[in-house]
Context: one part of a larger RNA
RNA sequence: GAACGAACGCUGGCGGCAUGCCUAAUACAUGCAAGUCGAACGAGAAAGCUCCUUCGGGAGUUAUUAGAGUGGCGCACGGGUGAGUAACACGUAGGUGACCUGCCCUUUUGUGGGGAAUAACUCGGGGAAACUCGGGCUAAUACCGCAUAAGCUUAGCAAACUUGAAAGUAGCUAAGGAAAGAUUGCCUCUAUACUAUGCAGUCGCAGAAGGAUGGGCCUGCGAGACAUUAGCUUGAUGGUGGGGUAACGGCCUACCAUGGCUUCGAUGUCUAGCGGAUUUGAGAGAAUGAUCCGCCACACUGGAACUGAGACACGGUCCAGACUCCUACGGGAGGCAGCAGUAGGGAAUAUUGCGCAAUGGGCGAAAGCCUGACGCAGCAAUGCCGCGUGAGUGAGGAAGGCCUUAGGGUUGUAAAGCUCUGUUAAUGUGGAAAAAUGGCUUUAUAGUUAAUAGCUUUAGAGUUUGAUGGUACACAUAGAGGAAGCACCGGCUAACUCCGUGCCAGCAGCCGCGGUAAUACGGAGGGUGCAAGCGUUGUUC
Numbered sequence: 001g002a003a004c005g006a007a008c009g010c011u012g013g014c015g016g017c018a019u020g021c022c023u024a025a026u027a028c029a030u031g032c033a034a035g036u037c038g039a040a041c042g043a044g045a046a047a048g049c050u051c052c053u054u055c056g057g058g059a060g061u062u063a064u065u066a067g068a069g070u071g072g073c074g075c076a077c078g079g080g081u082g083a084g085u086a087a088c089a090c091g092u093a094g095g096u097g098a099c100c101u102g103c104c105c106u107u108u109u110g111u112g113g114g115g116a117a118u119a120a121c122u123c124g125g126g127g128a129a130a131c132u133c134g135g136g137c138u139a140a141u142a143c144c145g146c147a148u149a150a151g152c153u154u155a156g157c158a159a160a161c162u163u164g165a166a167a168g169u170a171g172c173u174a175a176g177g178a179a180a181g182a183u184u185g186c187c188u189c190u191a192u193a194c195u196a197u198g199c200a201g202u203c204g205c206a207g208a209a210g211g212a213u214g215g216g217c218c219u220g221c222g223a224g225a226c227a228u229u230a231g232c233u234u235g236a237u238g239g240u241g242g243g244g245u246a247a248c249g250g251c252c253u254a255c256c257a258u259g260g261c262u263u264c265g266a267u268g269u270c271u272a273g274c275g276g277a278u279u280u281g282a283g284a285g286a287a288u289g290a291u292c293c294g295c296c297a298c299a300c301u302g303g304a305a306c307u308g309a310g311a312c313a314c315g316g317u318c319c320a321g322a323c324u325c326c327u328a329c330g331g332g333a334g335g336c337a338g339c340a341g342u343a344g345g346g347a348a349u350a351u352u353g354c355g356c357a358a359u360g361g362g363c364g365a366a367a368g369c370c371u372g373a374c375g376c377a378g379c380a381a382u383g384c385c386g387c388g389u390g391a392g393u394g395a396g397g398a399a400g401g402c403c404u405u406a407g408g409g410u411u412g413u414a415a416a417g418c419u420c421u422g423u424u425a426a427u428g429u430g431g432a433a434a435a436a437u438g439g440c441u442u443u444a445u446a447g448u449u450a451a452u453a454g455c456u457u458u459a460g461a462g463u464u465u466g467a468u469g470g471u472a473c474a475c476a477u478a479g480a481g482g483a484a485g486c487a488c489c490g491g492c493u494a495a496c497u498c499c500g501u502g503c504c505a506g507c508a509g510c511c512g513c514g515g516u517a518a519u520a521c522g523g524a525g526g527g528u529g530c531a532a533g534c535g536u537u538g539u540u541c
Stems, first nucleotide, its partner, number of pairs: 001541004006537005013387006019380002021345001026343003030340003035073003040070002048061005080298003090222007099215002104211008112146001114144002121136006152176006160169002181203006190196002224270003231261003236258008273295004277288004300321005323334004351377001353376003359373001360371004390420004400411004424482001426477005435468001438464007446456003485530005490511003496525005506513002
């Protein structure tokens, strides 16, 4: 000198854009943060309104409803934190002839025919509660057999080819294993009067192949400190058989062998998430790893598996532990390192806000619903950037202050005065601006089809949707009005005098000032430097 997720002191007008618990991975009141689908399924209220009534009630509507349940998909994403980890965790370059991949895309083949249950519901029981037990009824795209099997899997045979080699590939034989329907439209075909069991469209379901995306595993190299850590290792190193996994492998197991690592630093201890990057520097380098992006790890502490394409799962399950809460003492409930917020710790870090309008995500055919992701607003000079606090003129160089050699000098064109401007703030008017694509309706077009239904494609027209926000912005009104401080002035280092004090009080980054004329302490006048900031402290280069 530069930098900062900074803090402290004094001061403080506005706007834009960023950033904001670095400490206790401490404990958490309260609310919200993951749901959705009735076009998979059965069942199905109430209030209100209308009508009837024997005044007890009943019927319709509400209602293709609400709220539950079965089922599907999602909940493994998104969001948080950095405790652990010195490791194939990360980075980079490769390998997988040792692997998986829901949803999505392309191609292709199918979607036949049956069965038995169960929740909801109802009846009964237990419990303070959480919840739970038994009897009965019922549905499905829930569950289970059967049929079919091109390709697929397993086993055997196998020409030729490929490979360093195992693997693999044409073909043959045997065995094994699939599926689910929903909705819209129509009467061309079938059965028929209307209609569906029929036909067609759309969405699904099953098998196979390929792609894309996402992952698993393996390897070379790279990246902390300490030798005042020198030896370490028994599933340890390798082999065979078996098991396990999507997959190779001591990953696990039985047996056998005795290996394996290490001064090119093993082992141990301490510290630490890693990278893109950030800061500084001419660079080399050094330091750092907030925000943003990629990867990893974790979710009260430890352990475990289940479901699933994917987890050994932050707002799932089970067990143990610590802690907190409820209890009828028998037993139960909980997990903010999600967004706000509270206590505590600390020098120190914000609102228990608005909205799904946009972007993105989940579900859904869609309308739509959900979304503390996200978009916005609030708070903080925490930082960066921009603007303002007026402009011109004005000498009797006013008054006052300070200094003085008492003549004057300086503050100083500074003020006053005169002439203007109107940024900004204030008030008023306008402003549905931009941020918008999409959805819906309708017209035309092409395809499918028996069809001018319906559905899909393309093009056009109309209509609708904004949290921010009456915000930004524009214009008008009056009026210089509301808007300057902080540090320093001995040298380094830009900027000097007077008074007070008298080695006292004090200053100080270093040198050093102060003991009666202190440009170094305190005050004043003046000056210098930055400026809505200025200094101090801390840390890095």

Model confidence (mean pLDDT): 81 of 100. A computed fold for a 541-nucleotide part of an RNA from an uncultured bacterium, annotated as small-subunit ribosomal RNA, 5' domain. Its Rfam family is "Bacterial small subunit ribosomal RNA".